This is a predicted structure of a 353-nucleotide part of an RNA (small-subunit ribosomal RNA, central domain) from a metagenome. Model confidence (mean pLDDT): 86 of 100. The full RNA is in RNAcentral, with records from SILVA.
Context: one part of a larger RNA
RNA sequence: UUGAGCCUAAAGCGUCCGUAGCCGGUUCAGUAAAUCUCUGGGUAAAUCGAACGGCUUAACCGUUCGAAUUCCGGAGCGACUGCUGGACUUGGGACCGGGAGAGGUCGGAGGUACUUCUGGGGUAGGGGUGAAAUCCUGUAAUCCUAGAAGGACCACCAGUGGCGAAGGCGUCCGACUAGAACGGGUUCGACGGUGAGGGACGAAGCCCUGGGGCGCAAACCGGAUUAGAUACCCGGGUAGUCCAGGGUGUAAACGCUGCAGACUUGGUGUUGGGCGUCCUACGAGGGCAUCCAGUGCCGGAGAGAAGUUGUUAAGUCUGCCGCUUGGGGAGUACGGUCGCAAGACUGAAACUU
Numbered sequence: 001u002u003g004a005g006c007c008u009a010a011a012g013c014g015u016c017c018g019u020a021g022c023c024g025g026u027u028c029a030g031u032a033a034a035u036c037u038c039u040g041g042g043u044a045a046a047u048c049g050a051a052c053g054g055c056u057u058a059a060c061c062g063u064u065c066g067a068a069u070u071c072c073g074g075a076g077c078g079a080c081u082g083c084u085g086g087a088c089u090u091g092g093g094a095c096c097g098g099g100a101g102a103g104g105u106c107g108g109a110g111g112u113a114c115u116u117c118u119g120g121g122g123u124a125g126g127g128g129u130g131a132a133a134u135c136c137u138g139u140a141a142u143c144c145u146a147g148a149a150g151g152a153c154c155a156c157c158a159g160u161g162g163c164g165a166a167g168g169c170g171u172c173c174g175a176c177u178a179g180a181a182c183g184g185g186u187u188c189g190a191c192g193g194u195g196a197g198g199g200a201c202g203a204a205g206c207c208c209u210g211g212g213g214c215g216c217a218a219a220c221c222g223g224a225u226u227a228g229a230u231a232c233c234c235g236g237g238u239a240g241u242c243c244a245g246g247g248u249g250u251a252a253a254c255g256c257u258g259c260a261g262a263c264u265u266g267g268u269g270u271u272g273g274g275c276g277u278c279c280u281a282c283g284a285g286g287g288c289a290u291c292c293a294g295u296g297c298c299g300g301a302g303a304g305a306a307g308u309u310g311u312u313a314a315g316u317c318u319g320c321c322g323c324u325u326g327g328g329g330a331g332u333a334c335g336g337u338c339g340c341a342a343g344a345c346u347g348a349a350a351c352u353u
Stems, first nucleotide, its partner, number of pairs: 003325004007307002012321001014201004021194003025088007033081001036076006048066007091191001092188003095184003103177007110154002114150008125136002162169002205248007215241002220236004258320006266298009276288004302309002326353003335346004
């Protein structure tokens, strides 16, 4: 000496499931692996401590004794850890009850708008912009009206409202299906937590095959603007966007905050459920108070470099995992694994400062 950290300075895996490992509730009995005590053996020398001695002293050296760690044997202790057996219910699971929800998959139905087409009416412009032009239009546009077809989307309700592990999810109806909260304390009885490897899911974009293609629109072509304009503005427009089945596996995948548990003043909204009470035109109705779970705002202590955070912690603790260690070089090179490819994952060094 035996770290300090991870919201914003470098640093929380995009998310979940889960193998090994690590950690693990209350209680009784046993055991004694581990721990501890005593004891026997052993414990190279040097080093270290003490006493004495040798160089004039010291450093240094010598002699004797001691200490120290690992190791083996014996005896004991029984709190904690471990192991074995029994019991428990508060952790966890199961079950039941009535509710909530854009949770998921599949199928069906609908709505406005848009585009195109057909018929009718109607006549000279329409469109677009800062201003214009490209563009459309006498083969009759724009506009009005009746109908048909097509694809995409789902206004209002809509709410720091809800649901989901995250990505994400929004017209209505049905089928199948998953999870959470509350209440009951019916049941099992520690069955739990985390999680290296591993697996699954994972916006947009991109890729493959087959459909589809209204609108929008990378690329591209024109018109403007400009000194130029490979842009911003305008007119067109193909991939794509949509569907089915595969692949890719990345995002400012963000709360830039890993998961689980316990504890620590409060106020005020809101969502779901429970209990109570008052009102009631009795309706799954309304008010108030309260408990649990979620979701916001404000804020005390505390924390923090501050901004801020603050029972949804970044406070006080525990368990487990991941990650960081100056900037650039560089998320590059090489190698490996994966991928159809694009690329993804893993991931340096020289050099420089």